[in-house]
């Protein structure tokens, strides 16, 4: 350096609820733990989610385009670290 143990000390915080914010998706606190070797930290390329908004279509709620807002605990790049079994 790479690796990831039925190890050790430790970290984080899904779903749900409660309070807030916001047109929503979503954030943000508190409880809660499903899970995670980076589920630290930085980034919106790909993917996906939403529209307070304009256009298009026809199948009258869908889709499609643009433009916008967001998700990093979908994938992925960058970067820092904790421990030391096997390899």
């Nucleotide at each position: 350096c790479u690796c990831g143990a039925c190890a050790a000390a430790g970290g984080c915080a899904a779903a749900c609820c409660c309070g807030u914010u916001g047109a929503a998706a979503g954030g943000c606190g508190g409880g809660g733990g499903c899970g995670c070797a980076a589920a630290g930290c930085c980034c919106a390329g790909g993917g996906c989610c939403g529209g307070u908004u304009g256009g298009a279509g026809c199948g009258u709620g869908c889709u499609c385009c643009a433009c916008u807002g967001g998700c990093a605990g979908c994938c992925g790049g960058g970067u820092u670290g904790c421990c030391g079994a096997a390899g």
A computed fold for an 87-nucleotide RNA from a Pirellulales bacterium, annotated as c-di-GMP-I-GGC riboswitch aptamer. Its mean pLDDT, the model's own confidence on a scale to 100, is 88. The model forms 90% of the base pairs in the Rfam consensus. The organism belongs to Pirellulales, within Bacteria.